The part of an RNA shown here (small-subunit ribosomal RNA, central domain) has 354 nucleotides and comes from a metagenome. Model confidence (mean pLDDT): 87 of 100. It matches the Rfam family "Bacterial small subunit ribosomal RNA". Its family is annotated with structural constituent of ribosome and ribosome in the Gene Ontology. The RNAcentral record of the full RNA draws on SILVA.
Context: one part of a larger RNA
RNA sequence: UUGGGCCUAAAGCGUCCGUAGCUGGUUCAGUAAAUCUUCUGUGAAAUUGUUUGGCUCAACCGAACGGCGUGCAGAGGACACUGCUGAACAUGAGACCGGGAGGAGUCAGAGGUAUUUUGGGGGUAGCGGUGAAAUGCAAUAAUCCCCGAAAGACCACCUGUGGCGAAGGCGUCUGACCAGAACGGGUCUGACAGUGAGGGACGAAAGCCAGGGGAGCAAACCGGAUUAGAUACCCGAGUAGUCCUGGCCGUAAACGCUGCGAGUUAGGUGUUGCAUAUUUCACGAGAAUAUGCAGUGUCGGAGCGAAGGCGUUAAGCUCGCCGCCUGGGGAGUACGGUCGCAAGGCUGAAACUU
Numbered sequence: 001u002u003g004g005g006c007c008u009a010a011a012g013c014g015u016c017c018g019u020a021g022c023u024g025g026u027u028c029a030g031u032a033a034a035u036c037u038u039c040u041g042u043g044a045a046a047u048u049g050u051u052u053g054g055c056u057c058a059a060c061c062g063a064a065c066g067g068c069g070u071g072c073a074g075a076g077g078a079c080a081c082u083g084c085u086g087a088a089c090a091u092g093a094g095a096c097c098g099g100g101a102g103g104a105g106u107c108a109g110a111g112g113u114a115u116u117u118u119g120g121g122g123g124u125a126g127c128g129g130u131g132a133a134a135u136g137c138a139a140u141a142a143u144c145c146c147c148g149a150a151a152g153a154c155c156a157c158c159u160g161u162g163g164c165g166a167a168g169g170c171g172u173c174u175g176a177c178c179a180g181a182a183c184g185g186g187u188c189u190g191a192c193a194g195u196g197a198g199g200g201a202c203g204a205a206a207g208c209c210a211g212g213g214g215a216g217c218a219a220a221c222c223g224g225a226u227u228a229g230a231u232a233c234c235c236g237a238g239u240a241g242u243c244c245u246g247g248c249c250g251u252a253a254a255c256g257c258u259g260c261g262a263g264u265u266a267g268g269u270g271u272u273g274c275a276u277a278u279u280u281c282a283c284g285a286g287a288a289u290a291u292g293c294a295g296u297g298u299c300g301g302a303g304c305g306a307a308g309g310c311g312u313u314a315a316g317c318u319c320g321c322c323g324c325c326u327g328g329g330g331a332g333u334a335c336g337g338u339c340g341c342a343a344g345g346c347u348g349a350a351a352c353u354u
Base pairs, nucleotide, nucleotide: 004325005324006323007308008307012322014202015201016200017199021195022194023193025089026088027087028086029085030084031083033082035078036077037076038075039074040073041072042071048066049065050064051063052062053061054060092192093189094188095187096185097184098183105177106176107175108174109173110172111155112154115151116150117149118148119147120146121145122144126137127136163170164169207248208247209246210245211244212243216242217241222236223235224234259321260320261319262318263317264316267299268298269297270296271295272294273293274292275291276290277289278288279287280286303310304309327354328353329352336347337346338345339344
């Protein structure tokens, strides 16, 4: 609960696609469902107002007239907005064309340093580690230096409040396949759109299943220290895991703690992409400056806000649609349902307490 809200107080679904629904650009004509209006019928009684009458008064009761009866049905009228039908438009949306940008994605091939192990050579007593040590490694020759080999993981510098992607996320090089966005043109379609309950797809890390792989790192476990203790922080080892292929899981401070779309409302200054113009130039590319559009930052005005702050990338002013909130705890628990191999996920109370 016809109300107010959702950056930080409770509250934006992790993200997108999309069904129903809701909402919907400009012009003309028609219609008249909706809307407005007039009339007619109906709209019980009681109740209510005025006048009047009956109980000795009053309450109460009766009568007349009015009102109420917010509605329904029928007939007539109006046509701005909404709806419906028809015709058209080009600004929303989409398609097309052009030259560019990008760690967007998938697959394959190639490379690089480091690390570890290992073979050979050199070399000798320590190495390693810490606050200090010890465990540990080392005369079966370690650490260290040189040459070679193998393996797995990763991709320094460039790297940038830089780029791309719906989000999660994405970073060596080359190729193939594939998706999206921006800019410019204005060739085509002609409202085809917005949102989106259900639904579907994607979704870090960890975890699970099967098969590979395993260098480094490293939950668990073991040892050494520290300490009153030390199930830790520090050190030495070290298994799952981290990696690949296929399948599941479906959650995160999945954060901008800010849903999506559209319109509108001062500017300054960076930066990325595209376009146009001017200047410069070895007239090739390019560079600089200015302007426009799109993105991404920063400062800031009006306005907003409890304040912090936000401020054309709004948390300003408005519209459309969806999701969500309603004191704290109990509790994201129990029960039920549903999904999952499991772990558990989703949905989600109450008693009681304060």